[in-house]
């Protein structure tokens, strides 16, 4: 530098049930692991779902892009 891989180490955490907040979507937190090489962060393009339809909110574990990185591998 350039790659997300075969292993190791180490992370993260779906459904589900419990709790708190929310009109909801959903979020967090406890348990619990279905996956995750960005399943890190960020709503900027689209997509999807929500509403008190004012626009406004949610999803980064839908896809795109931007940012930033750990082990290893090759040069």
């Nucleotide at each position: 530098u350039u790659c997300c891989g075969a292993a190791a180490c180490g992370g993260c955490a779906a459904a589900a049930c419990c709790g708190u907040c929310g009109c909801a979507a959903g979020a967090c937190g406890g348990u619990g692991a279905c996956g995750c090489a960005a399943a890190g962060c960020c709503a900027c393009g689209g997509g999807c779902c929500c509403c008190a339809c004012g626009g406004g909110g949610g999803u980064a574990g839908c896809c795109g892009g931007g940012c930033u990185g750990c082990c290893g591998a090759a040069g």

c-di-GMP-I-GGC riboswitch aptamer from a Bacillota bacterium, 75 nucleotides, folded computationally.
Lineage of the source: Bacteria > Bacillati > Bacillota.
The sequence was found by an Rfam model in a public genome assembly.
Its mean pLDDT, the model's own confidence on a scale to 100, is 80.